A computed fold for a 747-nucleotide part of an RNA from a Minisyncoccota bacterium, annotated as large-subunit ribosomal RNA, domain II.
Rfam family: Bacterial large subunit ribosomal RNA. Rfam links the family to the GO terms structural constituent of ribosome and ribosome.
Context: one part of a larger RNA
RNA sequence: UCCAACGAGUUAGUUUUACGUGGCCGUCUAAGGGAUGAUGAAUUCCGGAGACAGAGUGAAAGCGAGCCUGAAUAGGGCGCCUGGAGCAUACACUGAGUAUCCUUUUGCCACAAUGUGAAAAGGAUUUUGAGUGUAUGCUCCAAGGUCGCGUGGACUAGACCCGAAGCCAGACGAGCUACAUAUGAGCAGGGUGAAGCGUGGGUAAAACUACGUGGAGGCCCGCACCCACUCACUGUGCAACUUGAGGGGAUGACUUGUGUGUAGGGGAGAAAUUCCAAUCGAGUUUGGCAAUAGCUGGUUCUCUCUGAAAUAGCUUGAGGGCUAGCGUCUUGUAAAUUGUACCCGAGGGGUAGAGCUACUGGAUGAGAAUUCGCGGUUCGCCGUAGGAUUUUCAACCAAACUCCGAAUACUUGUGGUAUGUACCAAGGCAGUCAGUACUCCGGGGCUAAGCUCGGAGCACAAAAGGGGAACAGCCCAGACCGUCAGCUAAGGUCCCAAAAUCUGUAUUAAGUGGGAAAGGAAGUGAAGACUCUGAGACACUUAGGAGGUUGGCUUAGAAGCAGCAAUCCUUUAAAGAGUGCGUAAUAGCUCACUAAUCUAGAGUCUUUGCGCCGAUAAUGUAACGGGGCUAAAUACAGUACCGAAGCUACGGAUUGUAUCGUAAGAUACAGUGGUAAGAGAGCGUCCCAUAUGCACUGAAGCGGGAGGGUGACCGACCGUGGAGCGUAUGGAAGUGAGAAUGUUGGA
Numbered sequence: 001u002c003c004a005a006c007g008a009g010u011u012a013g014u015u016u017u018a019c020g021u022g023g024c025c026g027u028c029u030a031a032g033g034g035a036u037g038a039u040g041a042a043u044u045c046c047g048g049a050g051a052c053a054g055a056g057u058g059a060a061a062g063c064g065a066g067c068c069u070g071a072a073u074a075g076g077g078c079g080c081c082u083g084g085a086g087c088a089u090a091c092a093c094u095g096a097g098u099a100u101c102c103u104u105u106u107g108c109c110a111c112a113a114u115g116u117g118a119a120a121a122g123g124a125u126u127u128u129g130a131g132u133g134u135a136u137g138c139u140c141c142a143a144g145g146u147c148g149c150g151u152g153g154a155c156u157a158g159a160c161c162c163g164a165a166g167c168c169a170g171a172c173g174a175g176c177u178a179c180a181u182a183u184g185a186g187c188a189g190g191g192u193g194a195a196g197c198g199u200g201g202g203u204a205a206a207a208c209u210a211c212g213u214g215g216a217g218g219c220c221c222g223c224a225c226c227c228a229c230u231c232a233c234u235g236u237g238c239a240a241c242u243u244g245a246g247g248g249g250a251u252g253a254c255u256u257g258u259g260u261g262u263a264g265g266g267g268a269g270a271a272a273u274u275c276c277a278a279u280c281g282a283g284u285u286u287g288g289c290a291a292u293a294g295c296u297g298g299u300u301c302u303c304u305c306u307g308a309a310a311u312a313g314c315u316u317g318a319g320g321g322c323u324a325g326c327g328u329c330u331u332g333u334a335a336a337u338u339g340u341a342c343c344c345g346a347g348g349g350g351u352a353g354a355g356c357u358a359c360u361g362g363a364u365g366a367g368a369a370u371u372c373g374c375g376g377u378u379c380g381c382c383g384u385a386g387g388a389u390u391u392u393c394a395a396c397c398a399a400a401c402u403c404c405g406a407a408u409a410c411u412u413g414u415g416g417u418a419u420g421u422a423c424c425a426a427g428g429c430a431g432u433c434a435g436u437a438c439u440c441c442g443g444g445g446c447u448a449a450g451c452u453c454g455g456a457g458c459a460c461a462a463a464a465g466g467g468g469a470a471c472a473g474c475c476c477a478g479a480c481c482g483u484c485a486g487c488u489a490a491g492g493u494c495c496c497a498a499a500a501u502c503u504g505u506a507u508u509a510a511g512u513g514g515g516a517a518a519g520g521a522a523g524u525g526a527a528g529a530c531u532c533u534g535a536g537a538c539a540c541u542u543a544g545g546a547g548g549u550u551g552g553c554u555u556a557g558a559a560g561c562a563g564c565a566a567u568c569c570u571u572u573a574a575a576g577a578g579u580g581c582g583u584a585a586u587a588g589c590u591c592a593c594u595a596a597u598c599u600a601g602a603g604u605c606u607u608u609g610c611g612c613c614g615a616u617a618a619u620g621u622a623a624c625g626g627g628g629c630u631a632a633a634u635a636c637a638g639u640a641c642c643g644a645a646g647c648u649a650c651g652g653a654u655u656g657u658a659u660c661g662u663a664a665g666a667u668a669c670a671g672u673g674g675u676a677a678g679a680g681a682g683c684g685u686c687c688c689a690u691a692u693g694c695a696c697u698g699a700a701g702c703g704g705g706a707g708g709g710u711g712a713c714c715g716a717c718c719g720u721g722g723a724g725c726g727u728a729u730g731g732a733a734g735u736g737a738g739a740a741u742g743u744u745g746g747a
Stems, first nucleotide, its partner, number of pairs: 001747006011157003015154011026052003032046004056063002066078004082142013096128001099125008160298002163295001167288006178262009187252001189221003192217001196213006225249003229246004264280001266276003273282001301682006311324005325432002327429006338422001339419005344413004353404001354402002360398003364394009373384004435460002438457007465476003480652004485648003491642003494627003500639001502638006513629001519613002523610010541596004546570003552564002576591001580589002653672008683736001685733001687731008701720004707714002
């Protein structure tokens, strides 16, 4: 990992509630006993003790169709008054017809074509019948009561199953280890040389000192022995802590054998939460015990109908609950002054916008007036960078400003239209309380976030299909089933790849299209304005571009051209006290300006369409889905076609409502995506009862399997197998497996 088997809403209750169904009308027996049987099970008969109901109300005494509160005869709270149908009888009232037969006329349906039924008119005969109300009686039903059975919930129990860490009690452990205790044992070899003592020296005597002797020490080096500091190996190991090479102690607080002692709310501890049998912030084991788990995981057959929530309030509450909201089922009000949508009508508002000399505040420019300060002063006043107040004009700002003020939205109606119960009430059963993207309006943030918090919508959640390359939440569109039929939506139509290499007019040259800003540019298209121009423009070319003058000042110099101030006059077709280059300063080149030549447009600005630059990332083009495209790009128009589970066509299934029908069913209309969840109808398995069948001429089981059913499933027949097994109607459950790091066995 796979296969097989097993594996989870059960059972009980003098408990309780609702629905379905049945007995009785007050209902039922309990313990116990009798009969039968076997002293069991099962069946049946007793047993009325007791329970519920029959009256409520009050805290209660109590009172009672009333009671309580209260001063109350007020007000208020909780209660009381059964209902329908049919028949019969009696009474009362209403208004006069009613039934049968015959004739005539009219019209039409069906047939068996004579006749029958319908309506109207006329005639004859007979008799009372009908309706309403009240009362009584009987029967039935509903409601209600009670006792059963079944089902859905609740409660108490392990209570759908598996799962803790833990808590408590009793036992068992010191053969591991810690410490203690009793009694034993062990420590190669070498070194160092304390005290003491002896002899000599020394002293008054000592002290002291030299040499010798001596052999102390938690002394030194180092085996055994003990330890475990470093590095390496190992790390599915030789080993659940080892091995190798080094290291420390090695006469001591040393090491070690054996016996004994201390026990878990405890012991021991040269003290580390360290040890107490690979277990230690409280050993192990058995029991309480199926502890508890607002937590995680799992929870087994089918089809049909409906179909949510991720919100509010409260919560030692926030990943849990309770009530409400939203779902479902049943019953009812009852086809209505119900609901929903639209139209019409009636409302309130202070948002968007706007405005502010209409308030409250903010804030800018230009003036004016008064005044303060400063300066001048002839004391009359004048000027002035600045301050304050007032004022004029102009342009502004505001969620907590408003003289104003929408669109929507919201509320509402004995209104209208549509729909047709969608509304509401009562009751049974739930699930939901982590939501997410997008659009619009707002708060927070950086007008950041696939951010966060509200409001209104929509989708996903619980929705498949088509488009978007791929892509829960975007666009289109809501899948009952089938069809080798048709039409469309979004989006597309050169090829991948279904459908236009479609039509018309423009633009783009950048592969722009097919990623991006400030900013930049004789890219190019469109529109407009202004200036010059046959009295010759713009551009090229030729010629001139002068004199006073090297203007003045400054300067070493300053001559058009370092700088400062000024910027005249003359000759002229024209020429600056000079546009740039240049020189030390001159010189030189050039420009403005003018003439000639040439010939028809030239120049500047504004708005706008499409382009260009700006443009930089990590495996590999990689910023059209690819090929590729100059249209197969972009803009504006147009006509076709493709394109979905949408719509249509045809066939089938099923639900609801309506009509018809005794029913089965038929027809019409509307439906049939679905998680949590509610409701309904079924399939299959083991066993029991009753009935009825099959089987050695081959049961069950196993392997295959025509065929049938919407499905769970059923299944002729064939093979294997070798002795039991179906069907119908009921009953009863250890009743359905793919998941639980499920359990056991096997591979």